[in-house]
RNA sequence: GAAAUGUAAGCUCCUAAGACCAUAUGGAAGUGGGGGACCCAAUUCUUUUGGGGUGAAUCUUAUUUAGUAAGAAGGGCUACUUGGAAGCCCUAACCCGUCAGCUAACCUCACCGGAGUAUACCAAGCGUAUGA
Numbered sequence: 001g002a003a004a005u006g007u008a009a010g011c012u013c014c015u016a017a018g019a020c021c022a023u024a025u026g027g028a029a030g031u032g033g034g035g036g037a038c039c040c041a042a043u044u045c046u047u048u049u050g051g052g053g054u055g056a057a058u059c060u061u062a063u064u065u066a067g068u069a070a071g072a073a074g075g076g077c078u079a080c081u082u083g084g085a086a087g088c089c090c091u092a093a094c095c096c097g098u099c100a101g102c103u104a105a106c107c108u109c110a111c112c113g114g115a116g117u118a119u120a121c122c123a124a125g126c127g128u129a130u131g132a
Base pairs, nucleotide, nucleotide: 011116012115013114014113020027021026030111031110032109033108034107035106040101050099051096052095053094054093058072059071060070061069062068063067074090075089076088077087078086080125081124082123083122084121085119
């Protein structure tokens, strides 16, 4: 000096989910979601092809007992920001309970959980340091 492995993280990433004041249960701000008029839209629903919500997490094809694979669309990261190129990943899960279009006032709920990328790339911009 390089590589590999392990640990930790106060650093960083996904997500609205992070800070502040307090200290039995909390509070206020902020961020995010749901319900909810006129007008507009819809022309439907009623044991039926039920419908709807959070979320990027849907769809198509092949195959199939399940599964699995590929693709399209959608989403994230590559350590200042934006755009581009290239690369690496994700494409779940849960809830309401027959009921909900939009929606001002208004009402109401949540602020959990999980993880470890590194290209010193191109362009523009912002900022810092040093020198004159």

Predicted 3D model of a 132-nucleotide RNA (c-di-AMP riboswitch aptamer (ydaO/yuaA leader)). Rfam family: c-di-AMP riboswitch aptamer (ydaO/yuaA leader). Rfam's curators write: This family represents a conserved RNA structure found upstream of the ydaO and yuaA genes in Bacillus subtilis and related genes in other bacteria. The ydaO/yuaA element is thought to act as a genetic 'off' switch for the ydaO and yuaA genes in its native state. It is believed that the element may be triggered during osmotic shock leading to activation of ydaO, a predicted amino acid transporter gene, and members of the yuaA-yubG operon which code for KtrA and KtrB K+ transporters. The sequence was found by an Rfam model in a public genome assembly.